A computed fold for a 264-nucleotide RNA from an SAR202 cluster bacterium, annotated as Bacterial large signal recognition particle RNA. Lineage of the source: Bacteria > Bacillati > Chloroflexota > Dehalococcoidia > SAR202 cluster. It matches the Rfam family "Bacterial large signal recognition particle RNA". Gene Ontology terms of the family: signal recognition particle, plasma membrane targeting and SRP-dependent cotranslational protein targeting to membrane, signal sequence recognition. The family's RNA type in Rfam is non-coding RNA gene.
RNA sequence: UCGUGCUAGGCGGGGAGUUAGCGGUGCCCUCAACUCGUAAUCCGCUCCAACGGGGCUUAAUUCCAAUCCGAGGGCUGCCUAAGUCUUCCUCUGUUUAGAGUGAUGCGUAUUGAGAGCUGGGUCCUGCGCGGCGAAAGUCUGUGAACCCCGUCAGGUUCGAAAGAAAGCAGCGGUAAGCGGUUCCUUUCGGGUGCCGCAGGAGCACCUGGUUUGAGCGUAUUUCUUUGUACAUGUUGAUUUGACAGUUCGACGAGAGGUGCACGA
Numbered sequence: 001u002c003g004u005g006c007u008a009g010g011c012g013g014g015g016a017g018u019u020a021g022c023g024g025u026g027c028c029c030u031c032a033a034c035u036c037g038u039a040a041u042c043c044g045c046u047c048c049a050a051c052g053g054g055g056c057u058u059a060a061u062u063c064c065a066a067u068c069c070g071a072g073g074g075c076u077g078c079c080u081a082a083g084u085c086u087u088c089c090u091c092u093g094u095u096u097a098g099a100g101u102g103a104u105g106c107g108u109a110u111u112g113a114g115a116g117c118u119g120g121g122u123c124c125u126g127c128g129c130g131g132c133g134a135a136a137g138u139c140u141g142u143g144a145a146c147c148c149c150g151u152c153a154g155g156u157u158c159g160a161a162a163g164a165a166a167g168c169a170g171c172g173g174u175a176a177g178c179g180g181u182u183c184c185u186u187u188c189g190g191g192u193g194c195c196g197c198a199g200g201a202g203c204a205c206c207u208g209g210u211u212u213g214a215g216c217g218u219a220u221u222u223c224u225u226u227g228u229a230c231a232u233g234u235u236g237a238u239u240u241g242a243c244a245g246u247u248c249g250a251c252g253a254g255a256g257g258u259g260c261a262c263g264a
Base pairs, nucleotide, nucleotide: 001264002263003262004261005260006259009057010056011055012030013029014028015027020046021045022044023043024042034054035053036052037051038050063257064256067253068252072248073247074246075245076244077243080241081240082239083238084237085236088233092231093230094229096227097226098225099224100223102221103220104219105218106217107216108215114212115211116210117209118208119207120206121205122204123200124199125198126197127196128195129193130192132189133188134187135186136185137184139180140179141178142177148173149172150171151170156165157164158163
């Protein structure tokens, strides 16, 4: 150095979490590397730390440790970016209802602003008058074969006669009824009236008188202040990313280390 046969070893790894700690099942990342059974109200073990059974491979591109690279995960920080929720009106703005104060414009004002006092009216109640409407009356027309009145022709009755009596029609009038009613009388009613009298109310409006004597109204706006609502403002939290630090770290890369036996 080569060949043969064995053995150690290997037959995925890592992160978070769980755990006194280690590892596994489960979740995530990377990758392609046997199988069966147990295992999250967990399972097995004890400091080179899964257990029990079977199988494959082999001293090397396959095993071992370190170095480099570095997927990916965790933690922390930030006066970082965005989103969501939330708080508040302190800041920055917006919105909106007022108060006080000032300026400017316009209108008006000594032919009297504004304020004060006072009378009257509009308002309410009562009484009255008028008016409108309704009803009744009044007046009037018509209106009774007889059972209303007056007068009663004719005729009837009584009487010797003179006369008398009842009484139909007709005529006149009247009752009930049926109509009309300008005016007039009474009663009742009201969305009645530039009406009268009295009482009441009294904020507002109109009007008259009187006192005082210079502003008043409106629009825009300055300043101060009290509030309403809102957010691109403020408070806090959370999520995702960026940046910085830290931690663990797969796969991979090059180089390094590592048995036994026999034979040539």